[in-house]
RNA sequence: GCUUACCUUCGGGGCGGGGUGAAAUUCCCAACCGGCGGUGAUCGAGCGGCGCCUGCACAACUGGUUUACCAGCGUGCGGCGCUUUCUCGUCAGUCCGUGACCCGGGCCAUCCAUGACAAGAGCGAUUCCUCGCAUUGUCAGGGACGGAACGGUGGACCUGGUGCAAAUCCGGGACCGACAGUAUAGUCUGGAUGGGAGAAGGGGACA
Numbered sequence: 001g002c003u004u005a006c007c008u009u010c011g012g013g014g015c016g017g018g019g020u021g022a023a024a025u026u027c028c029c030a031a032c033c034g035g036c037g038g039u040g041a042u043c044g045a046g047c048g049g050c051g052c053c054u055g056c057a058c059a060a061c062u063g064g065u066u067u068a069c070c071a072g073c074g075u076g077c078g079g080c081g082c083u084u085u086c087u088c089g090u091c092a093g094u095c096c097g098u099g100a101c102c103c104g105g106g107c108c109a110u111c112c113a114u115g116a117c118a119a120g121a122g123c124g125a126u127u128c129c130u131c132g133c134a135u136u137g138u139c140a141g142g143g144a145c146g147g148a149a150c151g152g153u154g155g156a157c158c159u160g161g162u163g164c165a166a167a168u169c170c171g172g173g174a175c176c177g178a179c180a181g182u183a184u185a186g187u188c189u190g191g192a193u194g195g196g197a198g199a200a201g202g203g204g205a206c207a
C1' cells in the first nucleotide's frame, strides 16, 4: 500500500393544538419526519497559480544626492480578491442503485415420522427353509425449523429564478411513505433485545 480470511463497535426520524364522535395521536383542519451508497452547477478549508495593496523587512542595481536619507525596480513575508487542475470535509424523501416488509421456486444443514433395500456380533418364533420385532446404514418422497444466495413486487415533482448547462443550487407550491392490530395510522402498539444496506476501527496473510 492494496486485496482478502477474520474480529469488534455503530447502524431511523416524526401528530404539540383544534373539530366531529360513545369510541379516532387512525377521519377532518392543522403540525411534524425523511435509512444506506452514488452522482451532484452546493458550501467550506488547504496546497498551488495570478492580480492588487497609504503594509513590513532587505542584498544588489538605477535615479534624486553629500558615504546618511528618499524614491523606483526586485525578492521574501503579510493582507485582500480571483482561480483551471489537485487534496480533504460536506451536499437529493420524489435522479441512479440499494436495505427493511411481502411473495416465489430451487439449494444446503439438522430433526421427525413413513416406505424400500442392505447388514449382522441382539431378542423371540420356527415345519430349520426362514419369519417377525428392535438396531445400524443407504436411498426415496413428505413434514418441521433454520441458513446462504437468487428472482419478483414495492412510492412520490412541478414551477419561477440564476446560468453555457438545473434531476441536485435558491424561491414557491405540490406529492409519497411495508405488514399486522385498533374507528380507516408515514408519526401509536406489535413482529423487533430481530434483520439490515452500509459506516468506523482493529487485525493475520499478501505485495
Stems, first nucleotide, its partner, number of pairs: 001206001003205002006202005017029003031187002033177002035098004043089004048083006055077004061072004093175002102152003107147002110144003114140006122133004157173005179190003
FMN riboswitch aptamer (RFN element), 207 nucleotides, folded computationally. It was read from a public genome assembly, where an Rfam model found it. The coordinates come from a structure-prediction model, not an experiment, and the mean pLDDT is 75. It matches the Rfam family "FMN riboswitch aptamer (RFN element)". About the family: The RFN element is a highly conserved domain that is found frequently in the 5'-untranslated regions of prokaryotic mRNAs that encode for flavin mononucleotide (FMN) biosynthesis and transport proteins.